[in-house]
RNA sequence: GAGGUGGGCCAGGCGACCGCGGGACGCUUGUGCGUCAUGAGGAAAGUCCGGGCUCCACAGGGCAGGAUGCCGGCUAACGGCCGGGCGGGGUAACCCGACGGAAAGCGCCGCAGAAAAGAAGACUCCCACUGGCGCCCUCGGGCGUUAAGGGAAAAGCUGAAACGGUGGUGUAAGAGACCACCAGCGUCGUGGCAACACGGCGGCUUGGCAAGCCCCAUCCGGAGCAAACGCAAAUAGGAGCGCCAUGGUGUGGCCCGCACUGCGCUCGGGUUGCGCGCUAGAGGCGGCUGGUGACAGCCGCAGUAGAUAAAUGGCCGCCCACGACAGAACCCGGCUUAUAGGCCCACCUCGCAC
RNA sequence: GGGGACGUAGCUCAGCUGGGAGAGCGCUGCCUUCGCAAGGCAGAGGCCGGGGGUUCGAAUCCCCUCGUCUCCA
Numbered sequence: 001g002a003g004g005u006g007g008g009c010c011a012g013g014c015g016a017c018c019g020c021g022g023g024a025c026g027c028u029u030g031u032g033c034g035u036c037a038u039g040a041g042g043a044a045a046g047u048c049c050g051g052g053c054u055c056c057a058c059a060g061g062g063c064a065g066g067a068u069g070c071c072g073g074c075u076a077a078c079g080g081c082c083g084g085g086c087g088g089g090g091u092a093a094c095c096c097g098a099c100g101g102a103a104a105g106c107g108c109c110g111c112a113g114a115a116a117a118g119a120a121g122a123c124u125c126c127c128a129c130u131g132g133c134g135c136c137c138u139c140g141g142g143c144g145u146u147a148a149g150g151g152a153a154a155a156g157c158u159g160a161a162a163c164g165g166u167g168g169u170g171u172a173a174g175a176g177a178c179c180a181c182c183a184g185c186g187u188c189g190u191g192g193c194a195a196c197a198c199g200g201c202g203g204c205u206u207g208g209c210a211a212g213c214c215c216c217a218u219c220c221g222g223a224g225c226a227a228a229c230g231c232a233a234a235u236a237g238g239a240g241c242g243c244c245a246u247g248g249u250g251u252g253g254c255c256c257g258c259a260c261u262g263c264g265c266u267c268g269g270g271u272u273g274c275g276c277g278c279u280a281g282a283g284g285c286g287g288c289u290g291g292u293g294a295c296a297g298c299c300g301c302a303g304u305a306g307a308u309a310a311a312u313g314g315c316c317g318c319c320c321a322c323g324a325c326a327g328a329a330c331c332c333g334g335c336u337u338a339u340a341g342g343c344c345c346a347c348c349u350c351g352c353a354c
Numbered sequence: 355g356g357g358g359a360c361g362u363a364g365c366u367c368a369g370c371u372g373g374g375a376g377a378g379c380g381c382u383g384c385c386u387u388c389g390c391a392a393g394g395c396a397g398a399g400g401c402c403g404g405g406g407g408u409u410c411g412a413a414u415c416c417c418c419u420c421g422u423c424u425c426c427a
Stems, first nucleotide, its partner, number of pairs: 001350010012319004017314002020039002023036005041325001045336002048334005053224004060256004065220005070084005085099001086097004100215002105213002107209003123156002126151002129149002131146006164182006183205001185202007229275003238267006247261004284301007320323001355426007364379004373410001381397005403419005
């Protein structure tokens, strides 16, 4: 200098004017006006997970259902994060992985192919053990030929996949039949909390799919701020029908349990305002300590977004790198998705110079 | 705030317990008719909303995303 990898940050700036939301103060009460400071995000989004909070049992038992899925840890919790293992990609920095179980069971594997999961099967090929035929003979047999019976699973063909792979021994031909190495399985030992790694031994091999059903382990009660509570206002605690305690409701997919006790349907009628929840929170920033790290502990600092038809806008001037995706609605931790341009740090590879 | 369904040819829809992408209407050409309609024959047209994954193989199974419709409060 070129190319790349990982992490973090910013999200146009400054000034003037006119507006809007809530807050404090003041003046006024027609209920407004004035001053002051303040007022969207890294994703406020999708609502995909997890929790707080509130009500129903202090959320309890079972079935059903759902989620997660190598191991250990962090955390309020998680499907998140950190560290490690294994597998894959990359020269490397580094990145990716729905990564439990297929000898618990069921199911599927189209077409092609002999055969598709049953140690099954034989199309071509291989073999002369039995049989047939021919020849020779020292009448015991030998040789040649034949693939009917039989053997074999090596080679060919098909396929994504053909019942371990390579090499050798062996044999009529062959085959884990036997041997060596490799892969896989089981078991033992060592190291490790564990996943797992390494080594020894054994029998000789038991296909794939669980993002098909399923099995195993762990976790999950339901509803949601229109939760819940308070005040005010209003009304007909009215009518009809049904059932009324082995009942009904809360209670939700069901049963039990628990709590309450008249309940359900139809008709008719009333209210649909205000307050609270409502923002200071498992929060942010900085430092120290512990830890490889996620994170935890201690100390310090700064700081009111809280609307309810819903506020952040408009316009002008200057500057530059010419401005993307996009707008809170109870709150928080994550994930995922969208995103113009730019900055910083660490690391890797290659080239050049010293 | 909380659920559900759908997206396949120009239109309306099947197929979604994984192996061939289909039907009706419409369109094009030919036949029939003096001409048109109807009818008959033949044909074109999609890579299944988009992206990724599982699998030998995906419209179908899983994840993310976009759009439309709908229900409850």
Predicted 3D model of RNase P RNA and transfer RNA as a complex of 427 nucleotides.
Rfam match: Bacterial RNase P class A. Rfam classes the family as a ribozyme.
Its mean pLDDT, the model's own confidence on a scale to 100, is 77.